[in-house]
């Protein structure tokens, strides 16, 4: 000088990680217009029984709060973390070769 390879670079991907947003988990939540149970009363009945059904009790629905955490969606000039492709010598770096 020259040729091959690798990297920095460009795409797409996956992968952690940030931020929303929702889900699971806890609590907590309905005087009544949810649920069930329904003490004491109160109706029907000769009786047996039944039959609505307040308090209160328990579970839940929207909803609302929650340390830490587990998921699922979206989105980024977040990482230099892998993988596959793209590109040229711009710049790093290894190898061959040839020549002075």
């Nucleotide at each position: 000088g020259g040729c091959c390879g690798g990297g920095u670079c460009c795409u797409g991907u996956g992968c952690a990680g940030c931020g929303g947003c929702g889900u699971c988990c806890c609590g907590u939540g309905a005087a009544c217009c949810c649920c069930g149970u329904c003490a004491g009363a109160u109706c029907c009945g000769g009786a047996a029984g039944g039959a609505a059904g307040c308090a209160g009790c328990g579970g839940u629905a929207a909803g609302c709060g929650g340390u830490c955490g587990a998921u699922g969606c979206c989105g980024g000039g977040u990482g230099c973390c892998g993988c596959a492709g793209g590109g040229u010598c711009a710049c790093c770096u290894g190898g061959c070769c040839c020549g002075a």
Background: The prediction has a mean pLDDT of 77. A computed fold for a 100-nucleotide RNA from a Chloroflexota bacterium, annotated as Bacterial small signal recognition particle RNA. The sequence was found by an Rfam model in a public genome assembly.